The prediction has a mean pLDDT of 83.
This is a predicted structure of a 1398-nucleotide RNA (small-subunit ribosomal RNA) from an uncultured Flavobacteriaceae bacterium.
It matches the Rfam family "Bacterial small subunit ribosomal RNA".
The RNAcentral record of the sequence draws on ENA and SILVA.
RNA sequence: ACACCGCCUAGAGUUUGAUCCUGGCUCAGGAUGAACGCUAGCGGGAGGCUUAACACAUGCAAGUCGAGGGGCAACAUGACCUGCUUGCAGAUUGAUGGCGACCGGCGGACGGGUGCGUAACGCGUAUACAACUUGCCUGUUACUAGGGGAUAGUCAUUGGAAACGAUGAAUAAUACCCUAUGUGCUAUUAAUGCUGCAUGGUAUAAAUAGUAAAGGUUACGGUAACAGAUAGGUAUGCGUCCAAUUAGCUAGUUGGUGUGGUAACGGCGCACCAAGGCGAUGAUUGGUAGGGGGCCUGAGAGGGUGAACCCCCACACUGGUACUGAGACACGGACCAGACUCCUACGGGAGGCAGCAGUGAGGAAUAUUGGUCAAUGGAGGGAACUCUGAACCAGCCAUCCCGCGUGUAGGAAGACGGCCUUAUGGGUUGUAAACUACUUUUAUACAGGAAGAAACGUACCCUCGAGAGGGUGCCUGACGGUACUGUAGGAAUAAGCACCGGCUAACUCCGUGCCAGCAGCCGCGGUAAUACGGAGGGUGCGAGCGUUAUCCGGAUUUAUUGGGUUUAAAGGGUCCGUAGGCGGGGCUAAUAAGUCAGUGGUGAAAUCCCAUCGCUUAACGAUGGAACUGCCAUUGAUACUGUUAGUCUUGAAUGAGGGUGCAGUGGUUGGAAUGUGUAGUGUAGCGGUGAAAUGCAUAGAUAUUACACAGAACACCGAUUGCGAAGGCAGAUCACUAACCCUAAAUUGACGCUGAGGGACGAAAGCGUGGGGAGCGAACAGGAUUAGAUACCCUGGUAGUCCACGCCGUAAACGAUGAUUACUCGGUGUUGGUAUCGACUUGAUAUCAGUGCCUAAGCGAAAGUGAUAAGUAAUCCACCUGGGGAGUACGUUCGCAAGAAUGAAACUCAAAGGAAUUGACGGGGGCCCGCACAAGCGGUGGAGCAUGUGGUUUAAUUCGAUGAUACGCGAGGAACCUUACCAAGGCUUAAAUGUUAUAUGCAUAUAUUUGAAAGAGUAUAGUCUUCGGACAUAUAGCAAGGUGCUGCAUGGUUGUCGUCAGCUCGUGCCGUGAGGUGUCAGGUUAAGUCCCGCAACGAGCGCAACCCUUAUCCUUGUUUGCCAGCACUUCGGGUGGGAACUCCAGGGAGACUGCCGGUGAUAAACCGGAGGAAGGUGGGGACGACGUCAAGUCAUCAUGGCCCUUACGAGUAGGGCUACACACGUGCUACAAUGGCGCAUACAGAGGGCGGCCAACUUGCGAAAGUGAGCGAAUCCCAAAAAGUGCGUCGUAGUCCGGAUUGGAGUCUGCAACUCGACUCCAUGAAGUCGGAAUCGCUAGUAAUCGUGGAUCAGAAUGCCACGGUGAAUACGUUCCCGGGCCUUGUACACACCGCCC
Repeated sequence: ACACCGCCUAGAGUUUGAUCCUGGCUCAGGAUGAACGCUAGCGGGAGGCUUAACACAUGCAAGUCGAGGGGCAACAUGACCUGCUUGCAGAUUGAUGGCGACCGGCGGACGGGUGCGUAACGCGUAUACAACUUGCCUGUUACUAGGGGAUAGUCAUUGGAAACGAUGAAUAAUACCCUAUGUGCUAUUAAUGCUGCAUGGUAUAAAUAGUAAAGGUUACGGUAACAGAUAGGUAUGCGUCCAAUUAGCUAGUUGGUGUGGUAACGGCGCACCAAGGCGAUGAUUGGUAGGGGGCCUGAGAGGGUGAACCCCCACACUGGUACUGAGACACGGACCAGACUCCUACGGGAGGCAGCAGUGAGGAAUAUUGGUCAAUGGAGGGAACUCUGAACCAGCCAUCCCGCGUGUAGGAAGACGGCCUUAUGGGUUGUAAACUACUUUUAUACAGGAAGAAACGUACCCUCGAGAGGGUGCCUGACGGUACUGUAGGAAUAAGCACCGGCUAACUCCGUGCCAGCAGCCGCGGUAAUACGGAGGGUGCGAGCGUUAUCCGGAUUUAUUGGGUUUAAAGGGUCCGUAGGCGGGGCUAAUAAGUCAGUGGUGAAAUCCCAUCGCUUAACGAUGGAACUGCCAUUGAUACUGUUAGUCUUGAAUGAGGGUGCAGUGGUUGGAAUGUGUAGUGUAGCGGUGAAAUGCAUAGAUAUUACACAGAACACCGAUUGCGAAGGCAGAUCACUAACCCUAAAUUGACGCUGAGGGACGAAAGCGUGGGGAGCGAACAGGAUUAGAUACCCUGGUAGUCCACGCCGUAAACGAUGAUUACUCGGUGUUGGUAUCGACUUGAUAUCAGUGCCUAAGCGAAAGUGAUAAGUAAUCCACCUGGGGAGUACGUUCGCAAGAAUGAAACUCAAAGGAAUUGACGGGGGCCCGCACAAGCGGUGGAGCAUGUGGUUUAAUUCGAUGAUACGCGAGGAACCUUACCAAGGCUUAAAUGUUAUAUGCAUAUAUUUGAAAGAGUAUAGUCUUCGGACAUAUAGCAAGGUGCUGCAUGGUUGUCGUCAGCUCGUGCCGUGAGGUGUCAGGUUAAGUCCCGCAACGAGCGCAACCCUUAUCCUUGUUUGCCAGCACUUCGGGUGGGAACUCCAGGGAGACUGCCGGUGAUAAACCGGAGGAAGGUGGGGACGACGUCAAGUCAUCAUGGCCCUUACGAGUAGGGCUACACACGUGCUACAAUGGCGCAUACAGAGGGCGGCCAACUUGCGAAAGUGAGCGAAUCCCAAAAAGUGCGUCGUAGUCCGGAUUGGAGUCUGCAACUCGACUCCAUGAAGUCGGAAUCGCUAGUAAUCGUGGAUCAGAAUGCCACGGUGAAUACGUUCCCGGGCCUUGUACACACCGCCC
C1' cells in the first nucleotide's frame, strides 16, 4: 500500500385485426464426481461406482521386541565324529550369529473405508463440570525388602478326514500369588483458618482402618503420589427439513426418599410415596435425510447442494452380548442367533473387501490384480532394523481447469476447379493456392542431465560431569535416465464440431411436395421452403464442439429487501368475543429487557478476498494480511418501544333532558278482493288463445242479488324516504324489548381497536312432528304449438307457500369494495335534531348525524372512483399465485336426509383472462334511399321448336365460364377450313413465317403412274423487267415450336358490391396506447350537396360540372338535299332560277333557383307562381373513389417457373364439336275475333353496297334464272316499311286458329350440303283452348306492340347491336320482403353469423 468504501442490479419471444394490462410458458448466462454423438497433436494441475450398505475368486493391507523368559525347528559359522571319490556327504554339539513356534511386554481403540441408520444435545456455536477419566510423554517427591506355588513350549501316549484337541511327566520369567515397609493415597471421626452463586471447596495438625513394587551381562526398567500436556466423558442455552387429509401424547411416564451401579451426575436400575410431565410458539404420528467448514448461483437478500480436502458422528454380512484393556462393547478380536457361500471321509468344520488392486451383477456411467518404503507419518525396539495398499510415485480416461502448437512474411494471370448469375460477361471461394524467402515451438533421432538428502546411521574432530550439542567426510532416490539443456534435418508430425426463419451472430442454389422430416418457444413442409435433405458460401467456438440430465439466475412468478384482492386469481354472509397482535391518548419518575456504543474472549486449518513470492506463463502452490457480517462476557448511554409507580381528560363508557323510525316479540282488531255454501232472478252458452282445444254448463253454468263461512295478503299514502350488524322489515292498535341521533358537560379515568380458534344470527328452497289450506302452484294429467316439444301458451292440480316447535347453514348472502382511526378543493338535493336571524306560519344562515347526484387534485390497465375513496397514512384479520382436471376424489367433522365444511393428485394445454379500440353481425333501436315492397302493365314456369348448360353416351363428343356476378356466355356466325378433340397413314437441326447475304433462273402450266389425300415419281412446254428489282429455288446465319400445366407466381383487361356516397391525408388537439377528432349535433340535398354550430383548420380521391347526343332559336355555307315567290314543263323540283323554309354541319345563344310570393335560424334550402322550346341534375350516354370477392381469363395478348423435343411439335384426308331415357336457363311461334285470310291504300329513321347493291325487262306458282341501266353513292340500288286505314270473308270450332313433324319436287351458295346449310312449291297438319308451386322486367316517349337496318359471313339468326312507327296503366304509402347509407347499442364474432359454440 491492499483487502471496507468506491464497486455492484440489462432483457427478449408468445394470448389480439390492432392496443393497454394481468398472467403463465419459453429463451439468451453460469455451474457439474456427469453421460451420449462426432472429432482428436502435446504438456502441467486436479478428479474418477452419484446405481446394488449387492455377492465376492486370488494376492497383499499389523506387527514388533532375544537388551523379559524357557529354549532351539530352519539358515550360517566354529568344533568334533563317520564315510570315502581329499573336498564333498551324513551325524553330533545352543558354542556363536541369529531365530520358527511358545510364555511374557507393548501395539492391534491409530491409520484406511463407507453413509445403512439417525430429525437426535447427532451436528454447529457458546458455556459449565465444586460430578469425571487419561497408557505412552514431561516435571517433582518417595521407594524398589522377603518368600511361594504353577503353566505353555518340550517329551511320551492318544482322538479326528480336517479344523482342532485329550491325558500324563518335567520346567522358566519383567507371567501369577503371599508377607513386610507406607513418603503418600483412600475411608471414618471431631476441630480451626480462608473461601465460593448453592450443594460445597481448600489449608493445617490428630486418631483408627486399608493399600505398592520386578527385575535385567547395568543401557534401562518397576511401584506409590502430586502437577503438566494430550486425548476423552457428561450437562446446559440457542440454531437445525416436510405434512394438521397426523390433535391430543405419556405408567419408569414427571417428581421425591432410599439403595444399587458407573471414571462420573442422573429413573441409569430397583423398592416405596406423590400425580404429575409435554402440546396450535405444533406435542404425538407419518415421510425424507448423516451434520458442519464449505461448494454452485445471485447486485444483494436469498435459493440449491454437502463429491474431492478438513472436523465431528454413525456403521463394519444382519441382530444381540459382554470379555480384555488407559482407551472398544472392537472393520482384518471373542461368544450366541439368523441368512448366504465354501470344505467334508456326512460325524463335523470354515468365512465376512463399506482397506488396496481385482471379479461378477446392477447401470447412461467411473481406472492397474503396478513400483517403493527414497521422502513424510505410524507401531515395536536401546539401536541396527522389521512392518506399513497410510503415504510417495507411476499406469488408464479430453472428466474438468490451465498453457502451447498445427507455421510466418511476400505473392493478382485476381490461375484451375467448385458455387451463383441478368450467362461471349460478371460475382464469390480469394492472398486463399501455386510460387519465392524465412522460422523450428512441438513431434522424431542422438548426447548431456538434476533439485527433491534435511536428517538417521557411520568414521574422525571440537565443546564436554553423565546426558547432550556442533563440525567434516562417507552411505541411502521408487519416481527416472524423468524434468530440464544442447545438437541434427525438414513446413516438415498435427482441425474439428455446431449453427445460419425470429428470439440470435451468419444466405443462396438444387432435391422433396402436409411426404420425408425439423422443432427450446412461436412455428416450418400441401411445386418457386434463407425453417426438411444435399451443396457452395457464411457465423460462432476451437482439441474440442454439440445434445441430454440437474441446480441457481433471469422470475418483483411467494414480493423482508420487493406484489396484490370493484371488474383480471383473491374480502370470510353478518355480528359478538377468547388467545394473540398493535408508537392503541397527555404528563412525571424509576428500571435497563429490546436498542445503540466501547472493550475482552471465541469464531480450527483449508476455502473466498488483498499483497508478495515459487514453478518459462497460467492453472496450481507458498508466506503474510484482511475477512469470517456469528456467539458469549463486560462497561456505559436512555430518545423511542417494553416493565413498574403516580397523575390528567380530549379516546371510550355511564347518567340527565329532548327526539326518531316498514327495528324486534306477543296479543287484539279492520275493510277491499278471491273462493265456497245456501236461496232468488235468468237462459245458452261460459271460459281461454296468436288462433284453438282440453275444461265448465239444460241435473240450469257464466252473469246478477242477498246472507253465511274460510284462509292468505295489506291498494291509495309510497318517495335515489326511513330502520336494522347482515339476512331483512309495510293495514290499524296495545304491551314488552333493543337501538340510534341531538343538547348541556354531571360521573369513571385509557376502561381502546382488531380478532386465529369459538359462539350467536342468517333469504329462498328443503327435512321432521302437529295444525291449516282461499288464492297461487314444482311434480303430475289433459289440450295446443312443433319435424319432435319430457318447454314456452291454455285447462286442471299434489307437495309447498301460512302457523307452532325443531333441523339445514347455503345464495350474483353484491357496493361483486373487511373492520377501526385521522387527514385532504368545491357544487347541489333530501331525512332526523339543535342554534341564531327574520313581517316568528312556510324562510335564510350555521352546525351534528345519516342518505343521493355532479366534480378538482390524486389514484387506476382502463372503465371509473373521488370526504359514504378505489386518495394520503396507521393497526389487526381474511384471502390470491396460469387455464382445465375440480370445489371433483379420498380421508375427517357436522347433518334425519338432501347435503355442507375442509380439500388434493395423475394427466393435459400455451394460453385462459380484464378493460378499452376499429370493424362485422343482431329474428336491437332511430333516420333515409332504391321497380325493394305496395299500386299497375306485360311475361317466364304448361305446348312445339330454336339455342346454351348439366347429365349420359362416345374413338372423340376439344377447352374454358358455375349463386347473385355461369347457362342465345368466350363464339359478331363448327359442312371442309376454323379446330385446339378422335382414329388412320406419312415427316423430323426439323415445317411455316420473317430477316440478312450469296448464287442460280425459274416460277408455273399441262399430261400421266400410285394413293383417301398429303406425299412420292415420270414426261412436255416455259419467264417479266423501267435493269433498281419482283418472284421462285438452293446454300449459309439468326429467332424453333407447344390452344401442354399453374389465373393460388403475374402484367394487362373484365364482372360485382355500385353511379352506392363514400374513402383518406397534412398540421393541430385528445388518449399510456390501439385509436379518436376533422367525417359529429341541428337543418337540407340525388349526393360527405349546401348552410349553421363545434378543437379543429385545411386538402386530396370520389359527387356535381367540364365531353357527346337529343329538345328551341340565331348566324354562316348551299350540292347530290330543299322549293315560298317567278318562268318553262313531257307534270317527275324535271329544268331555268332562288337561298326564304326543311335538312345537313360549323359557330353561337339559352336554364342560373336568375325573378316574384310563402315557409325557414335573417342561412342553406323547400313549396307555389310568372316568363320560357325546355325549370329546379330538362331526357339519354360516356365517365365507376379507397377497396371486397386468392371473383373470371396462362385458350386474345404478354410473361416467371415447371414439362414435351422422330413429339404434348408440324402436315394430310375422314370423323367429332350437331350424339339423346332425361333435367335446367334464355328465347321464338302460338293457343285466336283488339284476331286470321283476301283486295286496295298511307306515313319513318338509321344504315349498307364494286369478287358489291342491283333498277327495268323476259321466264318460272315460287325460291330464283336470264338479259342488263345506274351507283364506290344526301345523286343509283337494297327498299316493300309494318302495325295503321278502307272494303270483304270467317263466327268460337282444335277452327279459314296454330304451325311442328313427315313425304315428294326444286332453287341458291360452295371443291363438296350424307353425317350436317338456308330457302321455295305441293301434300301432311302434332302439341297447344292462356299455363301448379314459384318467379322476372318495367315509372314515360317508358312498358307493350309493329316493322327496318347492320356486324360476322361463300352460304347459314328466333341470337346480338342499332333504328324508327303506334303508344298506355299505376305509385295511398314505407308496416313488411331484398339490397344499401348514416348515427347509436350489445357481442365470448375478426376466415368476421355461411361466425362462434354445446